[in-house]
RNA sequence: AGGAUGAACGCUGGCGGCGUGCCUAAUACAUGCAAGUCGAACGGAGAGUAGCAAUACUCUUAGUGGCGAACGGGUGAGUAACGUGUUGGUGACCUGCCCCAAAGCGGGGGAUAACAGGCCGAAAGGCCUGCUAAUACCGCAUGUGCAGUAAGGGAUUGAAGAACUUACUGGAAAGCUGAAAAGCACUUUGGGAGGGGCCUGCGACCCAUCAGCUAGUUGGUAAGGUAACGGCUUACCAAGGCGAUGACGGGUAGGGGACCUGAGAGGGUGAUCCCCCACAAUGGAACUGAAGCACGGUCCAUACACCUACGGGUGGCAGCAGUAGGGAAUAUUGCUUAAUGGGCGCAAGCCUGAAGCAGCAACGCCGCGUGUGCGAUGACGGCCUUCGGGUUGUAAAGCACUUUUAGGUGGGAAGAGGAAGGACGGUACCACCUGAAUAAGCCUCGGCUAACUACGUGCCAGCAGCCGCGGUAAAACGUAGGAGGCGAGCGUUAUCCGGAUUUACUGGGUGUAAAGCGCGUGCAGGCGGUUCGCUAAGUUGGAUGUGAAAGCUCCCGGCUCAACUGGGAGAGGUCGUACAAGACUGGCGGACUGGAGUGUGGUAAGGGAAGGUGGAAUUCCGGGUGUAGUGGUGAAAUGCGUAGAUAUCCGGAGGAACACCAGUGGCGAAGGCGGCCUUCUGGACCACGACUGACGCUCAGACGCGAAAGCUAGGGUAGCAAACGGGAUUAGAGACCCCGGUAGUCCUAGCCGUAAACGAUGUGAACUUGGCGGCGGUUGGGUAAAACCGAUCGGUGCCGAAGCAAACGCGAUAAGUUCACCACCUGGGGACUACGGCCGCAAGGUUAAAACUCAAAGGAAUUGACGGGGGCCCGCACAAGCAGCGGAGCGUGUGGUUUAAUUCGAUGCUACACGAAGAACCUUACCAGGGCUUGACAUGCAUAUGGUAGUGCAGCGAAAGCGAAACGACCCUUCGGGGAGUAUGCACAGGUGUUGCAUGGCUGUCGUCAGCUCGUGUCGUGAGAUGUUCGGUUAAGUCCGCUAACGAGCGCAACCCUCGCCGCGUGUUACAAGUGUCACGCGGGACUGCCAGUCUUAAGCUGGAGGAAGGUGGGGAUGACGUCAAGUCAUCAUGGCCCUUAUGUCCAGGGCCACACACGUGCUACAAUGGGCGGUACAAAGGGUCGCAAACCCGUGAGGGGGAGCCAAUCCCAAAAAGCCGUUCUCAGUUCGGAUUGGAGUCUGCAACUCGACUCCAUGAAGCUGGAAUCGCUAGUAAUCGCGGAUCAGAACGCCGCGGUGAAUACGUUCCCGGGCCUUGUACACACCGCCCGUCACACCAUGGAAGUCAGUUGUACCGGAAGUCGGUGCGUUAACCCGCAAGGGAGACAGCCGCCUAUGGUAUGACUGGUGACUGGGGUGAAGUCGUAACAAGGUAAC
Repeated sequence: AGGAUGAACGCUGGCGGCGUGCCUAAUACAUGCAAGUCGAACGGAGAGUAGCAAUACUCUUAGUGGCGAACGGGUGAGUAACGUGUUGGUGACCUGCCCCAAAGCGGGGGAUAACAGGCCGAAAGGCCUGCUAAUACCGCAUGUGCAGUAAGGGAUUGAAGAACUUACUGGAAAGCUGAAAAGCACUUUGGGAGGGGCCUGCGACCCAUCAGCUAGUUGGUAAGGUAACGGCUUACCAAGGCGAUGACGGGUAGGGGACCUGAGAGGGUGAUCCCCCACAAUGGAACUGAAGCACGGUCCAUACACCUACGGGUGGCAGCAGUAGGGAAUAUUGCUUAAUGGGCGCAAGCCUGAAGCAGCAACGCCGCGUGUGCGAUGACGGCCUUCGGGUUGUAAAGCACUUUUAGGUGGGAAGAGGAAGGACGGUACCACCUGAAUAAGCCUCGGCUAACUACGUGCCAGCAGCCGCGGUAAAACGUAGGAGGCGAGCGUUAUCCGGAUUUACUGGGUGUAAAGCGCGUGCAGGCGGUUCGCUAAGUUGGAUGUGAAAGCUCCCGGCUCAACUGGGAGAGGUCGUACAAGACUGGCGGACUGGAGUGUGGUAAGGGAAGGUGGAAUUCCGGGUGUAGUGGUGAAAUGCGUAGAUAUCCGGAGGAACACCAGUGGCGAAGGCGGCCUUCUGGACCACGACUGACGCUCAGACGCGAAAGCUAGGGUAGCAAACGGGAUUAGAGACCCCGGUAGUCCUAGCCGUAAACGAUGUGAACUUGGCGGCGGUUGGGUAAAACCGAUCGGUGCCGAAGCAAACGCGAUAAGUUCACCACCUGGGGACUACGGCCGCAAGGUUAAAACUCAAAGGAAUUGACGGGGGCCCGCACAAGCAGCGGAGCGUGUGGUUUAAUUCGAUGCUACACGAAGAACCUUACCAGGGCUUGACAUGCAUAUGGUAGUGCAGCGAAAGCGAAACGACCCUUCGGGGAGUAUGCACAGGUGUUGCAUGGCUGUCGUCAGCUCGUGUCGUGAGAUGUUCGGUUAAGUCCGCUAACGAGCGCAACCCUCGCCGCGUGUUACAAGUGUCACGCGGGACUGCCAGUCUUAAGCUGGAGGAAGGUGGGGAUGACGUCAAGUCAUCAUGGCCCUUAUGUCCAGGGCCACACACGUGCUACAAUGGGCGGUACAAAGGGUCGCAAACCCGUGAGGGGGAGCCAAUCCCAAAAAGCCGUUCUCAGUUCGGAUUGGAGUCUGCAACUCGACUCCAUGAAGCUGGAAUCGCUAGUAAUCGCGGAUCAGAACGCCGCGGUGAAUACGUUCCCGGGCCUUGUACACACCGCCCGUCACACCAUGGAAGUCAGUUGUACCGGAAGUCGGUGCGUUAACCCGCAAGGGAGACAGCCGCCUAUGGUAUGACUGGUGACUGGGGUGAAGUCGUAACAAGGUAAC
């Protein structure tokens, strides 16, 4: 990535159907409506009709009375509960209206509201007097039945005790309508239906940092109470009851059917619909009633709100609309009782914000539409472009057609059982007409993930679900074009499931990734050997009951389809009942010996505790000998010592530890245990197989043991040694090193309870190829005894098979295959932490979070790189040598500074005599100034142009340039003209401007190092490995051998050039001539080929012969895969960007040449191996016509004149120099050295001032061999000597070449540097110039503590106590019944009062939770802060 939602937000929006719509403040509510009805229960009152009236009738209705108001509707605050679901029970119960059945309904009485009058009050409302009715109320009678009591009875039972029988006692009723029949009511009883109460097993949240809770508590007896059981309540008695299978406490939450998701098991949810519960402003209470402790009833208290005449009253939308508020957010103060249902009524009917409809909202699901066909010049426009074109795109236009939808007109339902009566509704639907007409957006396009380009931007603005984009070429930001996806919607946000076997029941793990308790003993719990019998709890089977409806699945129907909806079937439980089975588990009983234990006899051992004892050594003390040091270190110093140390000998004291033996040897559960002896004591093993008979295994909690350090008290103290002191080291040194040294280390008694307490591996049991070795037994063979060879048990190691494992590895001592039980884990940090609890004398231990933060942290292995790791091996790498550099002067380059400019680039090795093989102008890119603007240069188009283009005296100007006069063209032609040129204009030119981090090409470097790879095969899950390693060998991955490798490629080598030897050919200009030399060309020659030794019968190496040359003969060219974003946009090319009267172009002048200084690289020297002078000898390789230039002449010389010769084996440059011979100088700032400066010249050049080279004369600086440091070179080399060339007018000490003379040294690979191969460690991979830790400072964030303070919840004790029930009293009040003629009395009832209980409230004191709090603790985060360097390599003192 998917699915889902009562959603919200952004953009957009055509229609219809069906649904859905305050998730927040159970916050407060204006207004209207939501529960009434019955006149056939009753008396009035009012109105009307008829009537003269009496009266009759009709309608309405306040009141009495009846029924209803306990339903229906709302909400989810509370509730973790028998509240709910499911299963049973009720012999412990109730039930109005309805149905069935039985019986009855007789005869009386007294009141009262309404009403009238009076009174109080603002109102609400109330009081007094008087009248009256009933289906209102009250006696009496009757009693089928019913109820109570007693006796019998005995179904069924565990008890209790039913039906039934008898006796006694008790208590009923109402009428109304109707002409009547009858109907509707009423009373008693039984039954039913439906509804309810109560009890009960089981199911379903989190926290144990909540572990103990409980006085009506648990039970009993008695009484009360209830419809009913019951501590439900009270009195008395007993002391119980609950809890690790989680009581009590805290937090959260209405429960279910179901809904979403998922393969399922599960996980999440509890809107709409249905069932149950709870609630009705908050708290308490009862009344009425069949039912309530009652949403639209009552009383009281509290808060709030309203009215008020201030005295007092009224109210409760979590009913429907609606308002305010809250909020991201949720609708109309609509219509109708037509349908369905409900209440009342005989009925008509009335009531019904239940309900049916309509309205609002894309909130959801479903359906439809926004046209269809043809249409290429592939139009215009847009975008891109390699400028050809591509794309938008048949898309449009255009032509033809259709009319769903829309609009208009007309018709017009079903929904209503026999007539009328329809809110919806003139709606659905139908017909006709009009006209493509009325109707498309949203998101995305870097990967995941379908879809790409341009421009803008330039780590900015912004994006982002994760990874990550953006620092000048962004497919990732923004816009545009295009594309992809979905479509009246599309995205975003939030939430849930999924993916996630990432809490693992299905279905995970614990050696090293997170994870085995430090070890044992062991209660509960879990699990449990062989066999027989019984049982039936678990288990299995079919049967049966139930699991509401809706929903889900399947089938069939109805709306045009679908959504939606109707019918039928199915599915759904850890559920109930009875039956059956009897294997397995469990239970009960019997037996067994293999597990376990006991016994007997042996064995080994640092097992434990206590007591004793021994020698060596250190130190100290005493004495002797003896003298100047000793000790210690990388080196030193502190220290000790002439007051005699160290050393050495003798004697003594004291404490601690036990060398050798000693061993991957022994013992112990672990920690741990080591001289020897004694005592006490635990365990193990072997043999025998006598005894018991499952007695076993594991183990939460519990209990015990438990290194070192540490603590308490008392001892002890030789050595060692935290702290501390001193000495060193160092930038510092709070360390490492050294000298001292106290706790401690030791003993006794007691705490502590932790370790990398490790095999990082829980305990027990069983099974599963082998090999080798130690230890303890037993046994067979063997021996004189041994040794030795087997077998077996226990213990302890190494290597390995299968198997396991991510790999590493494990592998009978498992990390294999299984079983039993326990402990533990669930990303890193925060955090081995905080708070709380428990333990501790303390230190601290144990148990153990969260906020916040990161996208990783981690394991194993791989390839590299690196190491102050290892091994092997190379290289002028070191060493051994030679000559230098670093000091001086000068040349040159660079840095720096300066400047108008000192153009630019190159910057460790790999920049610095480098680009530059040559800056006076030019070059030249720089600077100041002066000019030009289609331009210094190219192409095209248009127009113009014949004395045109061009040249150009004078003149202007620094020049560029302008330029009167004057001169004056070219090609083709069909003779018209065309081309070229020039001018103007437009396109464009031009740029040494920028980016070498956009590039090509070229180059440097590692490095001429020996490496770098591939195919196939094999091994490995894989990255990768093997090959390429290994043993030899080589200059070499060179070759050989071995070999899971076999081959191959790029590199090496060879092929190429050159030099050295020989031969052949040719022979000009070489050679006097010709064999020779020489030149050119072609061949030969060298291959470890031969011999000896050695090595593995190899490769090869060593030596030798021959040979000009010998093991690559010397030199050159040749540079693998790659590395350094190495260098170059200023050689060239080139994308992008930038400039366009200038960043282009031209010019003259200046600059690149500056100069306090620093560095690189050279030259010349410092001298006698030399300088000067004279003479004299020998090269090679080059160059030469804009050239080299001879002879000869002039000049001291540079040079000048001269011009023979030469396009060069012919001529010239050209003299080679060092050398050799001779002479001089004689150790000095010199006859060394030549800088600098003065003068005079030469040459090149338009021009030597800035700024050339050379010459001559004069001048004669520094410098006497160079500090730290550092470069080159291994033979024709270094060193030294000269010669040539490129560039070039001129200008080399540079560069590139050439030859002459011509050494020294290499023991060797320890060390420095670089490199190659193998190996090792790694926390590195931008690869050690890596990584990374802690304090401090700053900012922000969350959090702990804290004197306190505020709030909420709650416990306990006490005070006080409304309404109300109950109880008592009741002297006050009182119609019905009784006595009485009456008065009056009695019974009963009531007010009042008293008491128990009790809500809110109050006081006091605890507990818990949360907020806040000066200050304070640590933590986290934050591109470039400070200090150090702890860790990663032997990390430089191994780490922990």
Source information: This is a predicted structure of a 1440-nucleotide RNA (small-subunit ribosomal RNA) from an uncultured bacterium. The sequence is in RNAcentral, with records from ENA and SILVA. Its mean pLDDT, the model's own confidence on a scale to 100, is 85. It matches the Rfam family "Bacterial small subunit ribosomal RNA". Rfam links the family to the GO terms ribosome and structural constituent of ribosome.